[in-house]
RNA sequence: CGGGUUGUGGCGCAGCUGGGUAGCGCGCACGUCUGGGGGGCGUGAGGUCCCGGGUUCAAAUCCCGGCAACCCGA
Numbered sequence: 001c002g003g004g005u006u007g008u009g010g011c012g013c014a015g016c017u018g019g020g021u022a023g024c025g026c027g028c029a030c031g032u033c034u035g036g037g038g039g040g041c042g043u044g045a046g047g048u049c050c051c052g053g054g055u056u057c058a059a060a061u062c063c064c065g066g067c068a069a070c071c072c073g074a
Stems, first nucleotide, its partner, number of pairs: 001073007010026004020057001028044006050066005
């Protein structure tokens, strides 16, 4: 320098193909069951989806330009 993959709550990931309410597990807070620990169950908080721009009634999703990490090549 060229090509590819990835980027979504604190952590690990799905959702992107085919645009239409941002979800799951773990963790956290509260409540409850238990004599207690541990554990079970219920409820809740927490993300404007890596950044900027464009298309659209509507963008995590499509398009363009960047950034970062990893892989391959030179």
Molecule: transfer RNA
Organism: Halothermothrix orenii H 168